Predicted 3D model of a 689-nucleotide part of an RNA (large-subunit ribosomal RNA, domain II) from Bipolaricaulia bacterium (SeqCode). The source organism's lineage runs through Bacteria, Bacteria candidate phyla, Candidatus Bipolaricaulota and Bipolaricaulia (SeqCode). RNAcentral holds the full RNA, with entries from ENA.
Context: one part of a larger RNA
């Protein structure tokens, strides 16, 4: 990993609700008791009136009673009366039980352990070699006697130094190692509180402990095993098994030792019971303080100028009251004030539509996307709110591929049709569709200040046939080397001042140039040419600006260039589970004809017409399917039951059903009635491969 089989809402009891049935102002019997039937099961009727439920409530009670409490009250007011109930059975749920199923670490009792280890007791072993030299004694010295002092002799110390043995400092290596704690070097102790053998001894809220809550047999803050309490508890993970049909959520408030659970509300469903309304549109009538706006209309803030009381300051100058111009801001400003939206009321408005009462829920982690705000940084696939959508529970078509975006809401079926978003050159269904213009940047197909004689297209505005603009030729002069500075300063280092004069023009000089000159140019004229030539603002689709990490990687690819890009227009056609066309199903309401009860009315079959049939969680409904009862020791069966394995049929599904082949001894249909009643997932459990 597969296959086979087992494997999860069950059963009593009380509550409360629906269904069905029985009797009804009453229903029911409980234990026991008689009694009758009887084997395949075991039950059938009668008794029994104890109790229980109702049928009166009120009040703390006395107590009264359709009332009664409160109270002086015959105000007032609270709680009842104005007649339905109970027993059985089926079931939803909800209580107490293991209470759907499997799972803890765990705590409790009874046993088992001191062969590890921790201390204890008894008995034994072990410590290489070297060093220091305690006291005491011995001589001498010394003393009045000690004392002292000096030499030996002696051999003490939890004394030195270092094997063996004990340890584990420090580092490295090792870390699926060589090894479930080593290995290498390096240390500490090493005659003592040593170290070690063998026996022995203390035990789980106990032991033992130079104390580390350390160790009790490789995880000890309370050891291990099993057997019981036990089906411990798990707001927590999984798991939970047959089909269809009708609705259909929630991710929010409030509270919570409360946040991934809960309860009550909201939403969602089943009944019942009225209704004629909801929701939308449309009228008419409200209140507002948002957007905006606005400020001698308040409050706050706040720029420039003017004016200059008054004040600083050696001074140039500063500051500044008041008054006046001007611009100008604000969620907690407003003299104004919209669109929406609420709100009331009036018509329309047959919708799975509201209000009420009652059964059953599941939501409380919500995501994004627009619009309007709050945090944040006018960041986040970012966080909080409000309001709508979509996802969630929605599938199809598009957006290359993509829950949340755009079109669009899938009850089946058709080798019919129509469009929607998006698209129509090829991948790939439809226009290499028509008309006009941009774009040459493959811009299209990513981006900002900023930057540019890209180019279209308008608008202004200056010179121009008296000849402009741009090229060539020619001239660009004298006073003068202007004055001052300066070594120099001649047009061209700097100051300062820029005037006449000849002209067709010609700066007291626009740049190079030199040490200053010189020289080369420019403005400026003039000839040559012969028509447009400059400057500006506004727009339209290009340009730069633009660097990333595994080739192209920023059109889904080919490729596109009067398009297959962009902008107007314009016609066609494609394109979806939308729509329509025909056909069939179910649900719903309506109409209608039949049938059923005694009936106003209910119930049901059937025909027709309208409409609806996406769905998790979740509510309600309808059925197949499997074991056993019983009606029924039935129908069938050795001329082949049940099971299987194949064929072919039928139903709307679950499922049925016929016929062959194996099977070889059982066993349906049909109506009822009970459940060990339906398997793919629970690292499920058990066998097999």
């Nucleotide at each position: 990993u597969c296959c086979u089989g087992c494997g999860a809402g069950c059963u009593a009891c009380c509550g409360u609700g629906c269904g069905u049935g029985g009797c009804c102002a009453g229903g029911c019997u409980a234990a026991g008791c008689c009694u009758c039937g009887u084997u395949g099961g075991u039950g059938g009727g009668g008794c029994g009136c104890a109790g229980c439920c109702g049928c009166a409530g009120c009040g703390a009670a006395a107590g009264c009673g359709a009332g009664u409490c409160c109270g002086a009250a015959c105000a007032g007011g609270g709680c009842g009366a104005c007649g339905a109930g109970u027993c059985a059975c089926g079931u939803g749920c909800g209580g107490u039980a293991g209470g759907c199923a499997c799972g803890a670490a765990g705590c409790c009792g009874g046993g088992c352990g001191a062969u590890c280890u921790a201390c204890c007791c008894a008995u034994g072993g072990c410590c290489a070699g070297g060093c220091u030299g305690a006291a005491a004694c011995c001589g001498a010295g010394g003393u009045a006697a000690c004392a002292c002092u000096c030499g030996g002799u002696g051999g003490a110390g939890g004394g030195c130094c270092g094997a063996a043995c004990c340890u584990g400092u420090g580092a490295a290596c090792g870390u699926g190692g060589a090894a479930u704690a080593g290995u290498u070097c390096u240390g500490g102790g090493a005659u003592g509180a040593g170290c070690u053998g063998u026996g022995g001894g203390u035990a789980g809220c106990g032991g033992u402990g130079a104390a580390a809550a350390g160790c009790c047999a490789g995880a000890c803050g309370g050891g291990c095993c099993u057997c019981g309490g036990u089906g411990a508890u798990a707001g927590c993970u999984u798991g939970u098994u047959c089909u269809c049909c009708u609705c259909g959520a929630a991710a929010u408030a409030g509270u919570u030792u409360u946040g991934g659970g809960a309860c009550u509300a909201g939403c969602c469903u089943c009944g019942g019971c009225a209704g004629u309304u909801a929701a939308g549109c449309c009228g008419u009538g409200g209140g507002g303080g948002u957007a905006g706006a606005g400020c001698c209309a308040c409050u706050g803030g706040a720029u420039g100028g003017a004016u200059g009381c008054g004040g600083g300051g050696c001074a140039a100058c500063c500051c500044a009251a008041u008054u006046c111009c001007a611009a100008c801001c604000a969620a907690a400003c407003u003299c104004c004030g919209a669109a929406u939206a609420c709100c009331a009321c009036g018509a329309c408005g047959c919708a799975g539509c509201u209000a009420c009462c009652g059964g059953g829920a599941g939501u409380c982690a919500g995501a994004c996307g627009g619009c309007g705000g709050g945090g944040g940084a006018u960041a986040a696939c970012c966080u909080c709110c409000g309001u709508c959508g979509u996802c969630g529970a929605g599938a199809g078509g598009g957006a290359a591929a993509c829950g949340g975006c755009c079109c669009a809401g899938a009850u089946c079926g058709u080798c019919g049709g129509c469009u929607a978003a998006g698209g129509c050159c090829c991948c790939a269904a439809a226009g290499a569709c028509c008309g006009a213009g941009c774009u040459a940047a493959g811009u299209c197909a990513g981006a900002a200040a900023g930057g540019a004689u890209g180019u279209g297209c308008u608008c202004c505005u200056g010179c121009u046939c008296a000849g402009a603009c741009a090229g060539c030729u020619g001239g660009g002069a004298g006073g003068u080397u202007g004055g001052c500075u300066u070594a120099g300063a001649a047009g061209c280092a700097g100051c300062c001042a820029u005037c006449c004069u000849u002209u067709a023009a010609a700066g007291a000089g626009u740049g190079c140039g030199u040490a200053a000159u010189a020289g080369c140019u420019c403005a400026c004229c003039a000839g040559u040419c012969g028509a447009g030539c400059g400057g500006g603002g506004g727009u339209g689709c290009g340009c730069c600006c633009a660097a990333g990490a595994u080739u192209c990687a920023g059109c889904g690819g080919g490729a596109g260039u009067c398009a297959a890009g962009c902008u107007c227009g314009g016609c066609g056609c494609c394109g979806a589970a939308g729509c329509c066309a025909c056909g069939g199903a179910u649900u719903g309401c309506g109409u209608g004809c039949a049938g059923g009860c005694a009936a106003a009315g209910c119930c049901c079959a059937c025909a027709c017409g309208c409409a609806a049939u996406g769905g998790u969680a979740g509510a309600g409904g309808a059925g197949c399917a499997u074991u056993c009862c019983g009606c029924c020791c039935u129908a069938g069966g050795c001329u082949g039951a049940a099971g299987u394995c194949g064929u072919g049929g039928c139903g709307g599904a679950a499922g049925c059903c016929a016929c062959g082949g194996c099977g070889g001894a059982c066993g349906a249909a049909g109506c009822g009635g009970a459940a060990g009643a339906g398997a793919g997932a629970a690292u499920g459990c058990a066998g097999g491969a």